The RNA shown here (transfer RNA) has 72 nucleotides and comes from an Anaerolineales bacterium.
The coordinates come from a structure-prediction model, not an experiment, and the mean pLDDT is 82.
The organism belongs to Anaerolineales, within Bacteria.
It matches the Rfam family "tRNA". From the family's description: Transfer RNA (tRNA) molecules are approximately 80 nucleotides in length. Rfam classes the family as a transfer RNA.
RNAcentral holds the sequence, with entries from ENA and MGnify.

RNA sequence: GCCCCCAUAGCUCAGUGGAUAGAGCGCUACCCUCCGGAGGUAGAAACCCGCGUUCGAGUCGCGGUGGGGGUA
Numbered sequence: 001g002c003c004c005c006c007a008u009a010g011c012u013c014a015g016u017g018g019a020u021a022g023a024g025c026g027c028u029a030c031c032c033u034c035c036g037g038a039g040g041u042a043g044a045a046a047c048c049c050g051c052g053u054u055c056g057a058g059u060c061g062c063g064g065u066g067g068g069g070g071u072a
Base pairs, nucleotide, nucleotide: 001071002070003069004068005067006066007065010025011024012023013022018055027043028042029041030040031039048064049063050062051061052060
């Protein structure tokens, strides 16, 4: 250089083109408790960027950026 794959919450991952984008762990508050690092309840927190297609895009297309793998 060329080819392929990936990018969603702090981390690991789900998510037929359509409802308020979910789960586990973690975090915060409260409850419980002699104590909490155990248990219970509630909450905060995310679609890498841009442009297209579409009534509608996390999802499809193109171009970037970043990461991984392959190849002389």